[in-house]
Context: one part of a larger RNA
RNA sequence: GAAUAAACGCUAGUAAUAUGCUUAACACAUGCAAGUCGAACGGAAAAGUUAUUUUCCGUGGCGAACGGGUGAGGAAUGCGUGAGAAUCUACCUUAUAGACCGGAAUAAGUAUAACUUUUAAGUGAACACUUACUUUGUAAGUGGUAUGAAUACCGGAUAAUAGACUAAGUCGCUAUAAGAUGAGCUUUCGUAGGAUUAGGUAGUUGGUAAGGUAAAGGCUUACCAAGCUGAAGAUCCUUAGCUGGUCUGAGAGGAUGAUCAGCCACACUGGGACUGAGACACGGCCCAGACUCCCUUAGGAGGCAGCAGUGAGGAAUCUUGGACAAUGGGCGAAAGCCUGAUCCAGCAAUAUUACGUGAGUGAUGACAGCUAUUUGGUUGUAAAGCUCUUUCACCGAGGAGGACAAUGACAGUACUCGAAGAAGAAGUCCCGGCUAACUCCGUGCCAGCAGCCGCGGUAAUACGGGGGGGACAAGUGUUAUUC
Numbered sequence: 001g002a003a004u005a006a007a008c009g010c011u012a013g014u015a016a017u018a019u020g021c022u023u024a025a026c027a028c029a030u031g032c033a034a035g036u037c038g039a040a041c042g043g044a045a046a047a048g049u050u051a052u053u054u055u056c057c058g059u060g061g062c063g064a065a066c067g068g069g070u071g072a073g074g075a076a077u078g079c080g081u082g083a084g085a086a087u088c089u090a091c092c093u094u095a096u097a098g099a100c101c102g103g104a105a106u107a108a109g110u111a112u113a114a115c116u117u118u119u120a121a122g123u124g125a126a127c128a129c130u131u132a133c134u135u136u137g138u139a140a141g142u143g144g145u146a147u148g149a150a151u152a153c154c155g156g157a158u159a160a161u162a163g164a165c166u167a168a169g170u171c172g173c174u175a176u177a178a179g180a181u182g183a184g185c186u187u188u189c190g191u192a193g194g195a196u197u198a199g200g201u202a203g204u205u206g207g208u209a210a211g212g213u214a215a216a217g218g219c220u221u222a223c224c225a226a227g228c229u230g231a232a233g234a235u236c237c238u239u240a241g242c243u244g245g246u247c248u249g250a251g252a253g254g255a256u257g258a259u260c261a262g263c264c265a266c267a268c269u270g271g272g273a274c275u276g277a278g279a280c281a282c283g284g285c286c287c288a289g290a291c292u293c294c295c296u297u298a299g300g301a302g303g304c305a306g307c308a309g310u311g312a313g314g315a316a317u318c319u320u321g322g323a324c325a326a327u328g329g330g331c332g333a334a335a336g337c338c339u340g341a342u343c344c345a346g347c348a349a350u351a352u353u354a355c356g357u358g359a360g361u362g363a364u365g366a367c368a369g370c371u372a373u374u375u376g377g378u379u380g381u382a383a384a385g386c387u388c389u390u391u392c393a394c395c396g397a398g399g400a401g402g403a404c405a406a407u408g409a410c411a412g413u414a415c416u417c418g419a420a421g422a423a424g425a426a427g428u429c430c431c432g433g434c435u436a437a438c439u440c441c442g443u444g445c446c447a448g449c450a451g452c453c454g455c456g457g458u459a460a461u462a463c464g465g466g467g468g469g470g471a472c473a474a475g476u477g478u479u480a481u482u483c
Base pairs, nucleotide, nucleotide: 001483002482003481004480006479007478008477009476010475013355014354015353016352017351018350019348020347021313026311027310028309030308031307032306035062036061037060040059041058042057043056044055045054046053047052069266070265071264078191079190080189082187083186084185087183088182092179093178094177095176096175097174098173100156101155102154103153109147110146111145112144114123115122116121117120127143128142129141130140131139132138133137163171164170165169192238193237194236199229200228201227204226205225206224207223208222209221210220211219241263242262243261244260245256246255247254248253268289269288270287271286272285291302292301293300294299319345321344322343323342327341328339329338330337331336358388359387360386361385368379369378370377371376392424395418396417397416398415402410427472428471429470430469431468432453433452434451438467439466440465441464442463448455449454
C1' cells in the first nucleotide's frame, strides 16, 4: 500500500447492488418446511332439481433417495485430473411383440342375526364383557365372529402381464433390444506438519475352490504357500472437508477455501437392517445410550447442522414477514393442489458504487474570536446583504415492464410531470521527525502522551484547552488477520 463474512470509539443525508453465528456439530418453546391422484378401488356423511355433486375415512399408485442445511468426522472406500472394464439405471425416447385362466384374504365400513316348521325344537361360525339411564330393556364402547373392493396379494400357463376413461382414441400394463440420464467399481499422477514417531502387517500378501454382490476383488469362508510394505519416510501422533476459485504480488510465489458452482461426509450419540430403480434414508423403522417432556407409575413421546424465532457461548452476525406472479420441483389426463426451493419485502454504513448537503455576486475587509511590537495581522468572500437554482429528500398527479388469451407477492414499484422553499442533510483523526499541517494559555519528570525514536523537572510546535492549519469524507480513527 492492498484486502476482510470483521469488531470497537465518535459521527451520520439518500439510493442501488451484494453480504450477514467465523464462537457451542450447545440445548431448543411455537408455527410452517412433502405431498398428490376419485380418469385405480371400497365405503361414510351432507346437499340435491333424484341426473348427480362436494367433503371425508381407508386400500392402492407415484413422490418423499430431489430440493434445503451443516462441516463434526475423515490425510484417503475423500478430492482434483486422465484412463478403464466386470455392472445397474424408476420416470423419458426409439423399435418389436404381447396382454390368457383362476383363487383366497384384508383395511375403512357394515352386521352381531337370520331361516324352517311352528311356540317348542332344528339348521347355523355366530356371542361375551364394561359403562350410562335404569324397568325387563335401550344406547354407547371394547373384544370375538361374519361380511367387505381393486391397477393390492396369491396360484397355473407363459418370456411376462392390469386395466381405466368423457368411448374420439388416448392414458396405462408386460417382455425384449437399444439410447439418454444418473449411479456403483478399478486405476496413473497430484493433494498438510512432525524422525524428540523406524520398523509395520496373520485375512496380513498371493494362489486354488466355494459362497456372496447389480458388478471385478480376501468382499467372506476352507485349504495351500510365506509373503506384502518401509529413509523416494511405512506405521504412529497432530491438524484439516477437497476443488473451481478468493486475497495479495510485476511475476514466481505466499495466504485462504464466507457468499456462488462441482464433489464428499453427516443429520441427538453408537449400531442395524426393511421398503424401493435408487437409502442402510435430516422432517421413515428397530435396538442400546445420554438428555427433555407427559403420566393413572403399567407405560409412552421427542430430535431446528430446513425457514423464522428463543436461551446459552461470544468482540460479533437479521423478521416468529408476503406470494406461489415468475423460474424450477412432486403428483395429476387436466383443472389444479403442495412447495420457508425460489422470487420479493423487512433489519444492519457490514462492504462496494453513485449522488447530495447549494450556485453567483458581495470589503466598510462589519461584529466577534485568536494573536499582537497597540500601526496591525488572521479567521475571511468566509458571514450578512443582493440575484438565482431545486439534484436528493418531502408533497401531489400520472404510470410501464417483468405476462403469453387470463394470472403480479413485489407495489401504485421503477420512471415521468407538477408545486413549495436554501429550505431537511458534516464529521472523524492528526499537526516533534518518519509524515501533509503552528501558535497562545495551563501544567511543571506531576497530570499525561506514545506505532518507532522519544516528550514532560517553569518560556513544552510532543501532555490538556483555545485559535489557526493538514488529510480523508458519510464516514473516520483504532484493534485483529493475510500478502
Molecule: small-subunit ribosomal RNA, 5' domain
Organism: marine metagenome